[in-house]
Predicted 3D model of a 75-nucleotide RNA (transfer RNA).
RNA sequence: UGCGGGGUGGAGCAGAGGUAGCUCGUCAGGCUCAUAACCUGAAGGUCAGGGGUUCGAAUCCUCUCCCCGCUACUA
Numbered sequence: 001u002g003c004g005g006g007g008u009g010g011a012g013c014a015g016a017g018g019u020a021g022c023u024c025g026u027c028a029g030g031c032u033c034a035u036a037a038c039c040u041g042a043a044g045g046u047c048a049g050g051g052g053u054u055c056g057a058a059u060c061c062u063c064u065c066c067c068c069g070c071u072a073c074u075a
Base pairs, nucleotide, nucleotide: 002070003069004068005067006066007065010024011023012022013021018055026042027041028040029039030038048064049063050062051061052060
């Protein structure tokens, strides 16, 4: 410098136009002498940011930011 992949609850990830979900974690309750495990329930999301398309965008288009890989240049 160019190309590609990625950014979604605290963590890891799904969702590729029509109500944002799964596992773990957290909290509360149950079980237990107690803890863990197990069972039930709950909280927690400006979907990286701006703009556009659409009746409707996490999803499509565009610009920007950040992370990873490859590549180019300098030394």
The coordinates come from a structure-prediction model, not an experiment, and the mean pLDDT is 83. Its Rfam family is "tRNA". The family's RNA type in Rfam is transfer RNA.